[in-house]
């Protein structure tokens, strides 16, 4: 530096449910596993979602398990 067939170890934790925050999209804990090779981590760019507020434009926000770029990393593996 290349791939993720197969394998093992570690790891994350979808819907649902139970408690707190939050106008809200959504968070966090705790149970729970649908599924993951970055589901680590960064809103940069696009997508969708919430709020001012209401149709547009705005301006603030959510989402990294929408998609892409950026950065770091396990294990196996071929050079």
């Nucleotide at each position: 530096a290349u791939a993720g067939a197969a394998a093992a170890a570690a790891c994350c934790a979808a819907a649902c449910c139970c408690c707190g925050g939050g106008u809200g999209a959504c968070c966090g804990g705790g149970g729970g596993a649908c599924g993951g090779a970055a589901a680590g981590c960064c809103a940069c760019g696009g997508g969708u979602c919430c709020c001012a507020a209401u149709g547009g434009a705005u301006g603030g926000g959510a989402u990294a398990g929408c998609c892409g770029g950026g950065u770091u990393g396990c294990c196996u593996u071929u050079g």

Source information:
c-di-GMP-I-UAU riboswitch aptamer from Desulfosudis oleivorans, 79 nucleotides, folded computationally. Model confidence (mean pLDDT): 83 of 100. The sequence was found by an Rfam model in a public genome assembly. Its Rfam family is "c-di-GMP-I-UAU riboswitch aptamer". Clan: c-di-GMP_I riboswitch clan. The source organism's lineage runs through Bacteria, Pseudomonadati, Desulfobacteria, Desulfobacterales and Desulfosudis.